Source information: Transfer RNA from an uncultured Clostridia bacterium, 73 nucleotides, folded computationally.

[in-house]
RNA sequence: GCUGCUAUGGCUCAGUUGGUAGAGCACAUCCUUGGUAAGGAUGAGGUCACCGGUUCAACUCCGGUUAGCAGCU
Numbered sequence: 001g002c003u004g005c006u007a008u009g010g011c012u013c014a015g016u017u018g019g020u021a022g023a024g025c026a027c028a029u030c031c032u033u034g035g036u037a038a039g040g041a042u043g044a045g046g047u048c049a050c051c052g053g054u055u056c057a058a059c060u061c062c063g064g065u066u067a068g069c070a071g072c073u
Base pairs, nucleotide, nucleotide: 001072002071003070004069005068006067007066010025011024012023013022019056027043028042029041030040031039049065050064051063052062053061
């Protein structure tokens, strides 16, 4: 220098032919207990890495940028 993959709550990850963003763990409040743990209910938390384009509508499609990983030279 070239190519491929990855980037989504605090963490690990889903999300499929474009149509209001989800799970587990963790966190908060409450229930249960003599008290913890376990269990149950409710809730908060995301401008989907960044910039632009296409579209009525983009996490999703297209171009570019950044970071990480791998490969080639």
Its Rfam family is "tRNA". About the family: Transfer RNA (tRNA) molecules are approximately 80 nucleotides in length.